[in-house]
This is a predicted structure of a 97-nucleotide RNA (c-di-GMP-I riboswitch aptamer) from Paenibacillus chondroitinus NBRC 15376. It was read from a public genome assembly, where an Rfam model found it. Taxonomically the source falls in Paenibacillus chondroitinus (Bacteria, Bacillati, Caryophanales, Paenibacillus).
RNA sequence: GCACGACAAAGGCAAAACCACUGAAAAGUGGUGACGCAAAGCUAUAGGGACUAAUUUGGCUUGAUUUACAUGUCCAAAAUGUCAGCCAGCUGCCAAG
Repeated sequence: GCACGACAAAGGCAAAACCACUGAAAAGUGGUGACGCAAAGCUAUAGGGACUAAUUUGGCUUGAUUUACAUGUCCAAAAUGUCAGCCAGCUGCCAAG
C1' cells in the first nucleotide's frame, strides 16, 4: 500500500410510524424517533432495475349525432417526474489478525 472486516477505538448515518410543509402522484424537505447500516457517503436520459402518470395517445361506458364533440370512482401504453436503505459506478475513516 492492497484485500478481508474484529465482543477494537473515535465517530457517523437514520428504517417504520407520527406531525408540518411541497407535489397530480410516486416521492421529497424539516422535527420527533431508531429498524438497521463498514460505505445507509456521492452519482439518476449518457449502466441495469423499480415506482408514479399531471400530461399525451388509444380503447371502453353513456349522451348526442352520423363530420366532429362531450362523458367517467373505467382500462392500457408512455417520463420530461421519482427511488441510490434494489443491483451497480466513483470516493473514503480505522487498524486486530